[in-house]
RNA sequence: AGUUUAUUGAGAAGAGGGGAGAGACAGGCUCGGCGAACCUCUGGCAACCACCCUUUGGGCAGGUGCCAAAACCUGAUUCCUUUAGGAUGUUAAUGAAUU
Repeated sequence: AGUUUAUUGAGAAGAGGGGAGAGACAGGCUCGGCGAACCUCUGGCAACCACCCUUUGGGCAGGUGCCAAAACCUGAUUCCUUUAGGAUGUUAAUGAAUU
C1' cells in the first nucleotide's frame, strides 16, 4: 500500500518548544498571534486486540487509537416536498485479520 470486516450523534487537556496555519478532499462554515500544524513531557478518554473472571456479561489501559464543533455540515441516489427532514450509499478515519 491492496483486500475483507467492524465501528464512527457518547467520552477525554495542561505545560514546554515551535511560529502560521488547521479542521482528509471540494464547497460552506468554523478554529487560530488570547499562539495553528508539528515535536516533547505529563495527564486523561475509550473496551477494537491482548489478558483476567463467576463468560448473552463484567473487569483491566499491556498493543493501537483518540482528547473543538455529529466523521463540523453537505457531496451520489432516493422518499417527501414549502422550507426542513428521512433512508441508503460514496468518501474518510480507526481497529482486527490477511496479501